[in-house]
The part of an RNA shown here (large-subunit ribosomal RNA, domain I) has 535 nucleotides and comes from a Bacteroidia bacterium. It matches the Rfam family "Bacterial large subunit ribosomal RNA". Its family is annotated with ribosome and structural constituent of ribosome in the Gene Ontology.

Context: one part of a larger RNA
RNA sequence: GGCGCAUGGAGGAUGCCUUGGGUCUUAGAGGCGACGAAGGACGUGAUAAGCUGCGAUAAGCUGCGGGGAUUGGCAAAUACAAAUUGAUCCGCAGAUUUCCGAAUGGGGCAACCCGGUAUACUGAAGGUAUAUCACUCGAAAGAGAGCAAACCCGCUGAACUGAAACAUCUAAGUAGGCGGAGGAGAAGAAAAUAACAUAUGAUUUCGCAAGUAGUGGCGAGCGAACGCGAAAGAGCCUAAACCAUAGUAAUUACGGUUACUGUGGGGUUAUAGGACUACAAUGUGGACUUAAGGUUUAUAAUAGAACAGGUUUGGAAAGGCCGACCAUAGAGGGUGAUAGUCCCGUAUGUGAAAUAAAUUUUAUACCUAGUAGUAUCCUGAGUACUGCGGGGUCGGAGACGCCCUGUAGGAAUUUGCCGGCACCAUCCGGUAAGGCUAAAUACUCCUAAGACACCGAUAGUGAACUAGUACUGUGAAGGAAAGGUGAAAAGAACCGUGAACAACGGAGUGAAAUAGAACCUGAAACCAUGCGCUU
Numbered sequence: 001g002g003c004g005c006a007u008g009g010a011g012g013a014u015g016c017c018u019u020g021g022g023u024c025u026u027a028g029a030g031g032c033g034a035c036g037a038a039g040g041a042c043g044u045g046a047u048a049a050g051c052u053g054c055g056a057u058a059a060g061c062u063g064c065g066g067g068g069a070u071u072g073g074c075a076a077a078u079a080c081a082a083a084u085u086g087a088u089c090c091g092c093a094g095a096u097u098u099c100c101g102a103a104u105g106g107g108g109c110a111a112c113c114c115g116g117u118a119u120a121c122u123g124a125a126g127g128u129a130u131a132u133c134a135c136u137c138g139a140a141a142g143a144g145a146g147c148a149a150a151c152c153c154g155c156u157g158a159a160c161u162g163a164a165a166c167a168u169c170u171a172a173g174u175a176g177g178c179g180g181a182g183g184a185g186a187a188g189a190a191a192a193u194a195a196c197a198u199a200u201g202a203u204u205u206c207g208c209a210a211g212u213a214g215u216g217g218c219g220a221g222c223g224a225a226c227g228c229g230a231a232a233g234a235g236c237c238u239a240a241a242c243c244a245u246a247g248u249a250a251u252u253a254c255g256g257u258u259a260c261u262g263u264g265g266g267g268u269u270a271u272a273g274g275a276c277u278a279c280a281a282u283g284u285g286g287a288c289u290u291a292a293g294g295u296u297u298a299u300a301a302u303a304g305a306a307c308a309g310g311u312u313u314g315g316a317a318a319g320g321c322c323g324a325c326c327a328u329a330g331a332g333g334g335u336g337a338u339a340g341u342c343c344c345g346u347a348u349g350u351g352a353a354a355u356a357a358a359u360u361u362u363a364u365a366c367c368u369a370g371u372a373g374u375a376u377c378c379u380g381a382g383u384a385c386u387g388c389g390g391g392g393u394c395g396g397a398g399a400c401g402c403c404c405u406g407u408a409g410g411a412a413u414u415u416g417c418c419g420g421c422a423c424c425a426u427c428c429g430g431u432a433a434g435g436c437u438a439a440a441u442a443c444u445c446c447u448a449a450g451a452c453a454c455c456g457a458u459a460g461u462g463a464a465c466u467a468g469u470a471c472u473g474u475g476a477a478g479g480a481a482a483g484g485u486g487a488a489a490a491g492a493a494c495c496g497u498g499a500a501c502a503a504c505g506g507a508g509u510g511a512a513a514u515a516g517a518a519c520c521u522g523a524a525a526c527c528a529u530g531c532g533c534u535u
Base pairs, nucleotide, nucleotide: 001534002533003532004531005530006529007528008527009526015520016484017483020455021454022452023451024450025449026448027447028446029444030443031147032146039100040099041098042055043054044053046078047077050074051073061094062093063092064091065090066089070082071081072080105114106113107112115133116132117131118130119129120128121127135144136143137142151182152180153179154178155177156176162169166217192200193199204231205230206229207228208227214222215221235436236435237434238380242265243264244263245262246261247260248259249258250257251256270414272379273378274377275376276373277372278371279370285367286366290363291362292361293360294359295358296357297356298355299354301350302349303348307323309322310321311320312319324341325340326330332344333343334342385409386408387407388406389405390404391403392402395421416431417430418429419428420427471478472477491519494506495505496504497503
């Protein structure tokens, strides 16, 4: 020096554990904000750096309800206090709520500086306190502004990429930007679909139709609808004709008349309907306002069965053996190992002064109907439609309808007008150019309960711990590591060595201290000591 064995050091894998995560389900909630939000700064404790709570009334104040013995958050210490005259704690409703922040009296390098007006204090100057003073819309009352995870609608709108290059095409109306709304949003009561059947009957979503019909440098690719089956179901209001009335203007023979604008009545459809003329009627329903009740649910709680059984191993029994009992409760968790009967609970009952939601009753506000006649009047105009140019649709200009639109033209008026994929005829369907409309559908920042052939500390969220922290960067931004003594601190009194508040040796605690705080288990690399063999 090598190999082997043993004992240690070092290290923190592995095993076990879980306070934290992941993915969902079912309910709820779906907003907060000038009554100052979200988010912060600074304060606030007897001692107080961090987190949490709170706001100069500052780990808190008040009322009501619950509850019943300890309490002064995480946090284990000392001191000092509070509490059966009911504290702490839990729920509901209030009070307080510095400064910044939409930030709003003006300014500003956020958490700071400086004012005006009124009132009070002050002899004055100066100052202090309280209130108030932004902008936009609106006659005023009042409203708006900002924030927030996704979902929804509109406007705008890429490129990488694919086509094995690339230009039409694709990616994709995606990402991104802007605006707007709600608990949903959008759409929506046929100028629809269909088709020889005298069919269906608003919209939305799902399954099929169907990767079909189509489209396509007919490449890459893209890709419907009718119809059928389900979910859910709900229909309405205006404009106009006509009548009345107010204002303004014109005209006048001063009696009025006409026009326009506003308001009220009327009226709302395709088998055309309405106005108008003539009759008739007071009822039915509704998606609804306000008020007063009722019920249910939620936001605290509360009652809640059955072995202090015997014995045995053990530090400890909930384990083993023996014997009982309860069960509308043998879900789950804890307790010194594995507990239906020890504790918290669980099944099942019960419960609200206060607040909220849903539902329902009564009253009330609001809306809502017919028959016959058909001469006249009305039934949404720079609209329909056409040319040119774009876009949407499965349809890339094609034989290209339909829908939307920039531009230039530009109708008809019920004997009307539009559509049924060029166009024409017949036939069929509908009634454009105004508007509203629950449910079925989408989503989850958040609350409650629950589940998992999900993870178990290099995993699972970046974050099980003072984590978006420490730290890095001018900044946008990037972004960690870090869990486990023991059943209980019983956390090692006392003695010794030592400079020692280091470290170690005794002693003691404990089942265990090679569980000693650098603390469960404690692998390997690496280091050492002893012994054996060997060169």